Small-subunit ribosomal RNA, 5' domain from Eucalyptus salubris, 476 nucleotides, folded computationally.
Context: one part of a larger RNA
RNA sequence: GGAUGAACGCUAGCGGCAUGCUUAACACAUGCAAGUCGAACGGGAAAUGGUGUUUCCAGUGGCGGACGAGUGAGUAAUGCAUAAGAACCUACCCUUGGGAGGGGAACAACUGCUGGAAACAGUUGCUAAUACCCCGUAGGCUGAGGAGCAAAAGGAGGAAUCCACUCGAGGAGGGGCUCCCAUCUGAUUAGCUAGUUGGUGAGGCAAUAGCUUACCAAGGCAAUGAUCAGUAGCUAGUCCGAGAGGAUGAUCAGCCACACUAGGACUAAGACACGGCCUAGACUCCUACGAGAGGCAGCAGUGGGGAAUUUUCGGCAAUGGGCAAAAGUUUGACGGAGCAUUGCACGUGGAGGUAGAAGGCCCACGGGUCAUGAACUUCUUUUCCCGAAGAAGAAGUAAUGACGGUAUCUGGGGAAUAAACAUCGGCUAACUCUGUGCCAGCAGCCACGGUAAUACAGAGGAUGCAAGCGUUAUCC
Numbered sequence: 001g002g003a004u005g006a007a008c009g010c011u012a013g014c015g016g017c018a019u020g021c022u023u024a025a026c027a028c029a030u031g032c033a034a035g036u037c038g039a040a041c042g043g044g045a046a047a048u049g050g051u052g053u054u055u056c057c058a059g060u061g062g063c064g065g066a067c068g069a070g071u072g073a074g075u076a077a078u079g080c081a082u083a084a085g086a087a088c089c090u091a092c093c094c095u096u097g098g099g100a101g102g103g104g105a106a107c108a109a110c111u112g113c114u115g116g117a118a119a120c121a122g123u124u125g126c127u128a129a130u131a132c133c134c135c136g137u138a139g140g141c142u143g144a145g146g147a148g149c150a151a152a153a154g155g156a157g158g159a160a161u162c163c164a165c166u167c168g169a170g171g172a173g174g175g176g177c178u179c180c181c182a183u184c185u186g187a188u189u190a191g192c193u194a195g196u197u198g199g200u201g202a203g204g205c206a207a208u209a210g211c212u213u214a215c216c217a218a219g220g221c222a223a224u225g226a227u228c229a230g231u232a233g234c235u236a237g238u239c240c241g242a243g244a245g246g247a248u249g250a251u252c253a254g255c256c257a258c259a260c261u262a263g264g265a266c267u268a269a270g271a272c273a274c275g276g277c278c279u280a281g282a283c284u285c286c287u288a289c290g291a292g293a294g295g296c297a298g299c300a301g302u303g304g305g306g307a308a309u310u311u312u313c314g315g316c317a318a319u320g321g322g323c324a325a326a327a328g329u330u331u332g333a334c335g336g337a338g339c340a341u342u343g344c345a346c347g348u349g350g351a352g353g354u355a356g357a358a359g360g361c362c363c364a365c366g367g368g369u370c371a372u373g374a375a376c377u378u379c380u381u382u383u384c385c386c387g388a389a390g391a392a393g394a395a396g397u398a399a400u401g402a403c404g405g406u407a408u409c410u411g412g413g414g415a416a417u418a419a420a421c422a423u424c425g426g427c428u429a430a431c432u433c434u435g436u437g438c439c440a441g442c443a444g445c446c447a448c449g450g451u452a453a454u455a456c457a458g459a460g461g462a463u464g465c466a467a468g469c470g471u472u473a474u475c476c
Base pairs, nucleotide, nucleotide: 001476002475003474004473006472007471008470009469010468013346015344018341019340020339021305026303027302028301030300031299032298035063036062037061040060041059043057044056045055046054047053048052070258071257072256079183084178085177088175089174090173093171094170095169096168097167098166099165101135102134103133104132110125112123113122114121115120140149141148142147154163155162156161184230185229186228191221192220193219196218197217198216199215200214201213202212203211233255234254235253237248238247239246240245260281261280262279263278264277283294284293285292311337313336315334319333320331321330322329323328349379350378351377352376359370360369361368362367384413385412386411387410389408393403421464422463423462424461425446426445427444431460432459433458434457435456441448
């Protein structure tokens, strides 16, 4: 000198953009953050006087809750980054070839009964389906061969047809696995390892594999640093630097890991699952003491910790996601507003104006300086106040805008609403007076202050920077 997710002190007009718990992965009141489909299904309720129709709903069923959003505790390599590979899976989507025949038995809802304070649970009887099962069929699978095994569902419409279903093949996108190289510090950590290293048989997986197991062999790693210990999410990037390189990993983007702590599986194309389940633990709440409920590292918000970090806001109008044939619905993603902070832009007036005014300060008492600065004259209106008009963002018909009567534009008003902060001994731009008297104090270093202090404090003046200016912390 530059930089910062900064903090503190004094000060503060405006605009748009960006950013905002770096500390306790501490505990959380309250509300919202994942639903949707009646064009899969039986049923119930409401509206209409009835038929018919429409709307809504608990339940069965389907798809989605594995994405999106958060955090960085763990992890020094089951991670990340780069470059490769073969033994794999893939719902929805795209392309393409076949198929969808015949039967059956249930279970919710509902009804009756019962238990419980509640959460909820048990039981009797009935019932539908795109829920479930059986038979048949199969250019698929298994097998050396003989042979064996495996499917389906309908819905809407007057119809055409559309959507859905099932079995193959291919694709796209996604994912699992293997591997070269690279990835902080410590030797005051030198030996580590027994499923350990390899083989065979068996099991297991979507797949390879000591992944698991029985047997056999005795291997494998290590001063090119194994093992152990400490620290740490990694990267594209960011900051500094001419570069080499050093430091760093907030926001944004990719990957990984985690979801009160520990363990476990279920379902599913996909999880060992943040707002799913089970078990144990700690904590909190509730209880009729028998039993139950919960998990903000989602968005707001609260307490606590801390030098320190925001609103319990409005909207699904746009973009994107889920579901639905669609209308649509949902979305604290997102797009917006609010508060604060940082960097950027604009302003706080322009021109004229000497009686060189009053006043302050200094003085050699002559004067000098603040100083064309003010007053005064004239001009302008960025901002500001009041009023009129008023968007784009909306998508090939219409309708649909949270932001927002915002941006913008136009008329009127009046210099009106707007300057601080630090420094002035040298480094380092900028000096005098008064007070104080090694005191009070200053201070980044040298140092200053003990009666003439340009170094302390005040004043006048000056210098620097400017809606900021200084200080502190950290990096180069």

The RNAcentral record of the full RNA draws on SILVA.